[in-house]
TPP riboswitch aptamer (THI element) from a Gammaproteobacteria bacterium, 95 nucleotides, folded computationally. Its Rfam family is "TPP riboswitch aptamer (THI element)". Gene Ontology term of the family: thiamine pyrophosphate binding. Taxonomically the source falls in Gammaproteobacteria (Bacteria, Pseudomonadati, Pseudomonadota). The prediction has a mean pLDDT of 76.

RNA sequence: UACUUGCCCUGGGGGUGUCGGCCUGCCCGACUGAGAGAUCACCCUUCGAACCUGAUCCAGUUCAUCCUGGCGUAGGGAAGCGGCGCGUACCUUCU
Repeated sequence: UACUUGCCCUGGGGGUGUCGGCCUGCCCGACUGAGAGAUCACCCUUCGAACCUGAUCCAGUUCAUCCUGGCGUAGGGAAGCGGCGCGUACCUUCU
């Protein structure tokens, strides 16, 4: 110096379902989950399944449900000549 990789910083992206109750509300309770209006939380940020379309999808389970799997070596999808560290290669200097 270049590359790989971990973390940090800053910026950006995303989701908020099912059932019951009522006073119908960003309300209360139960289920799954990192997260279901949360404390600027949680997750993801191109090595991209965070998330969207397909989808009023298919199979299974469940009180019910993006609950589980398929779909998915499908299509999209939001970064940086910022900082620190590990490793590899090369160059320079000294011995």